[in-house]
RNA sequence: CGCGACAGGGCAAACUUGUCGAAAGACAAGGACGCAAAGCUGCGGGUCUAAAGCCAAUCGAAUUCUGGCCAUGAUAGCCAAGCUGCCGAAG
Numbered sequence: 001c002g003c004g005a006c007a008g009g010g011c012a013a014a015c016u017u018g019u020c021g022a023a024a025g026a027c028a029a030g031g032a033c034g035c036a037a038a039g040c041u042g043c044g045g046g047u048c049u050a051a052a053g054c055c056a057a058u059c060g061a062a063u064u065c066u067g068g069c070c071a072u073g074a075u076a077g078c079c080a081a082g083c084u085g086c087c088g089a090a091g
Base pairs, nucleotide, nucleotide: 001091003088004087010035011034015030016029017028018027019026020025033077039083040082041081044079045078046075047074048073053069054068055067056066
């Protein structure tokens, strides 16, 4: 250090329970699939959700119920970018 051995450690997927949320998902506890940045940043791209809003369809007595568009929502453990960080073998 655009490198990744040793050592000391760190984080925590799926799943379960609880809470919040329309949902995606988030938080907490348990739990470990993995991670050398799986630390932080959502005004780069991608992906996910679609409450509100808009358009269309349906018109059966009522209730319930449809499709499409849409991010101001989410994802940093999708990629990218920026900032910061423990140890110091080989290179």

c-di-GMP-I-GGC riboswitch aptamer from an uncultured Clostridia bacterium, 91 nucleotides, folded computationally. The prediction has a mean pLDDT of 86. The sequence was found by an Rfam model in a public genome assembly.